[in-house]
RNA sequence: AGAGUCGGCCAGGCAAUCGCUGGCGUUUUUUUACGCCGGAGGAAAGUCCGGGCUCCGUCGGGCAGGGCGCCAGGUAACGCCUGGAGGGUGCGAACCCAUGGAAAGUGCCACAGAAAACAUACCGCCUAAGCGCCAACAGCGCCGGUAAGGGUGAAAAGGUGCGGUAAGAGCGCACCGCGCGGGUGGUAACACGCCGCGGCACGGUAAACCCCGCCUGGAGCAAGACCAAAUAGGGGAGUAGCAGGACUUCGGUCCGCACCGCACGCCCGAGCGGGCUCCCGGGUAGGUCGCUAGAGGCAGCCGGUGACGGCUGUCCCAGAUGAAUGAUUGCCCGAGACAGAACCCGGCUUAUGGCCGACUCUUUUU
Numbered sequence: 001a002g003a004g005u006c007g008g009c010c011a012g013g014c015a016a017u018c019g020c021u022g023g024c025g026u027u028u029u030u031u032u033a034c035g036c037c038g039g040a041g042g043a044a045a046g047u048c049c050g051g052g053c054u055c056c057g058u059c060g061g062g063c064a065g066g067g068c069g070c071c072a073g074g075u076a077a078c079g080c081c082u083g084g085a086g087g088g089u090g091c092g093a094a095c096c097c098a099u100g101g102a103a104a105g106u107g108c109c110a111c112a113g114a115a116a117a118c119a120u121a122c123c124g125c126c127u128a129a130g131c132g133c134c135a136a137c138a139g140c141g142c143c144g145g146u147a148a149g150g151g152u153g154a155a156a157a158g159g160u161g162c163g164g165u166a167a168g169a170g171c172g173c174a175c176c177g178c179g180c181g182g183g184u185g186g187u188a189a190c191a192c193g194c195c196g197c198g199g200c201a202c203g204g205u206a207a208a209c210c211c212c213g214c215c216u217g218g219a220g221c222a223a224g225a226c227c228a229a230a231u232a233g234g235g236g237a238g239u240a241g242c243a244g245g246a247c248u249u250c251g252g253u254c255c256g257c258a259c260c261g262c263a264c265g266c267c268c269g270a271g272c273g274g275g276c277u278c279c280c281g282g283g284u285a286g287g288u289c290g291c292u293a294g295a296g297g298c299a300g301c302c303g304g305u306g307a308c309g310g311c312u313g314u315c316c317c318a319g320a321u322g323a324a325u326g327a328u329u330g331c332c333c334g335a336g337a338c339a340g341a342a343c344c345c346g347g348c349u350u351a352u353g354g355c356c357g358a359c360u361c362u363u364u365u366u
Base pairs, nucleotide, nucleotide: 001362002361003360004359005358006357007356008355009354010353012332013331014330015329016328017327018326020039021038022037023036024035025034026033041338045349046348048347049346050345051344052343053220054219055218056217065216066215067214068213069212070084071083072082073081074080085099086097087096088095089094100211101210105209106208107205108204109203122150123149124146125145126144130142131141132140133139158176159175160174161173162172163171177200178198179197180196181195182194183192184191185190224289225288226287227286234280235279236278237277238276239275241257242256244255245254246253247252259274260273261272262271296315297314298313299312300311301310302309303308333336
């Protein structure tokens, strides 16, 4: 200098003017006015996990369904985080892994290939034994043996070597691998260039069914609680006419007439409409709460490898509901990305500009 890996931090600054909004104080019946203080984020986003809170359900337990899945720890909890184990990628710093069980059972393994799991035999290799032809122990054939070599495949039933054999083969042996039992270290996962036994019995796939272990009720702040108009409807009490009719659960309801209203100074007729008063409760509009002091921020000390925990001190830091957090101007610089709260919190993921630190690799110079 170039290329990278990991971690942390910041999120244009200052000033003036004009607005918006929450709280407090003064004023005002209220509205209002004035003053002071506060007013988006690291992701406020996606709504993917976990919890608080609220209502419904629920003695408790189980089944079903769903989720998670190496070990230990952290946490309110988690599918998150930390540390470790095993496996993998990278020269490396580092990073990635749904990583329980395939000797409980079932299923599947395309194409190719003889064979894809009770093994098998396409090309090969071999004729030692047996049989036939034959004069023949040669040769040919039959009956067979074999899995070393070739070939197929993502994967072919331990590997290498020596012995052995007709040719071969864990058939025998050595080493490596594997399995079982023990020992040692570690809390554990697991590890071991410790010991013994076993020729080897166990292909892969569980983001296939399944088995094992653990967790798990549902809906969500439009949750939910409270106050409470007008109109209509509901319930109760009182009151209001009939020598009428029908129905009846005997409380009443409907029809007719009377009465009242439309409706006018009075009367008659026709039409349309109609009991009245008070109380109660549900509920709508509207309003209040839930609503932001919290698994909270900052600093110091202590414990821990770390995630994190403990103690002390200190601070209060948006809370709207047509929904505020803005606009204009000036100056400065390195010229400013992604983006706007709606009950709250812990994570994950995604979007995004810059700064700093630690480390790795390559090249060059000293």

Bacterial RNase P class A from a Gammaproteobacteria bacterium, 366 nucleotides, folded computationally.
The sequence was found by an Rfam model in a public genome assembly.
Taxonomically the source falls in Gammaproteobacteria (Bacteria, Pseudomonadati, Pseudomonadota).